Model confidence (mean pLDDT): 82 of 100. The RNA shown here (transfer RNA) has 73 nucleotides and comes from a Candidatus Aminicenantota bacterium. RNAcentral records the identical sequence in 3 taxa.
RNA sequence: GGGCGAUUAACUCAGCGGCUAGAGUAUUACCUUCACACGGUAGGAGUCGCAGGUUCGAAUCCUGCAUCGCCCA
Repeated sequence: GGGCGAUUAACUCAGCGGCUAGAGUAUUACCUUCACACGGUAGGAGUCGCAGGUUCGAAUCCUGCAUCGCCCA
């Protein structure tokens, strides 16, 4: 220098262009216990890496950039 892949909650990940973006773990409150753990109920936590474009509508499609990983030279 070239090619491919990834980037979504604190962590691990889902998410065929269509209202309000979800799950598990973690975390908070409550119930349960003498207490802890386990278990149960409810909740909070997201500029969907950044900037543009396409579209009535973009996490999703296109372009550029950034970071990380793999391959080629």

The sequence is in RNAcentral, with records from ENA. It matches the Rfam family "tRNA". It is annotated as a transfer RNA.